c-di-GMP-I riboswitch aptamer from Tumebacillus permanentifrigoris, 88 nucleotides, folded computationally. It was read from a public genome assembly, where an Rfam model found it. Rfam family: c-di-GMP-I riboswitch aptamer. Rfam links the family to the GO term cyclic-di-GMP binding.

[in-house]
RNA sequence: UCCCGACAAAGGCAAACCUGAUUGAAAGACAGGGACGCAAAGCCACGGGCCUACCGCGCACAGGCGCUAGGGCAGCCGGGUUGCCGAA
Repeated sequence: UCCCGACAAAGGCAAACCUGAUUGAAAGACAGGGACGCAAAGCCACGGGCCUACCGCGCACAGGCGCUAGGGCAGCCGGGUUGCCGAA
């Protein structure tokens, strides 16, 4: 240095759920609480996957239905990139 990851040390993050005169069309995000978990659960939508469908397109025109990412999820899996600690 790389791999690796301990009943180590110091710290870190925070699922579900609850709250909101926050944001968004929605999915979702954000903030406070909360802890299921996490060695990258830091960061990047590059590949796959998943969620949503305002606009648009098509159908029906009676409420509506279908398609679509330019919107999301990094705590779905790969990949890229940066990084704390140091037993075996």